[in-house]
Molecule: c-di-GMP-I riboswitch aptamer
Organism: uncultured Anaerolineales bacterium
RNA sequence: GAGUGCCAAAGGCAAACUCAUCGCAAGAUGGGGACGCAAAACUACGGAUCCUCGCCGAUGAGGACUGCCGAGUUACCACC
Numbered sequence: 001g002a003g004u005g006c007c008a009a010a011g012g013c014a015a016a017c018u019c020a021u022c023g024c025a026a027g028a029u030g031g032g033g034a035c036g037c038a039a040a041a042c043u044a045c046g047g048a049u050c051c052u053c054g055c056c057g058a059u060g061a062g063g064a065c066u067g068c069c070g071a072g073u074u075a076c077c078a079c080c
Base pairs, nucleotide, nucleotide: 003079004078005077012037013036017032018031019030020029021028022027035067041073042072043071045070046069047068049064050063051062052061053060
């Protein structure tokens, strides 16, 4: 430096639900909680999905989501 995540250790994250606050909404932040995760770390870059507004409609504009799939960047431990 590349590959792999069967075993071990140390640690990490935190779905549903719930409480508070914010938002028209999708959702977000914090507390509780733990279904899961070897990138469930970071970047809305491509696609998907969702919300709002406008349009007869095709569709357009703005937004949300990275724990839907890709892409890029960085990283712990073990094995090889």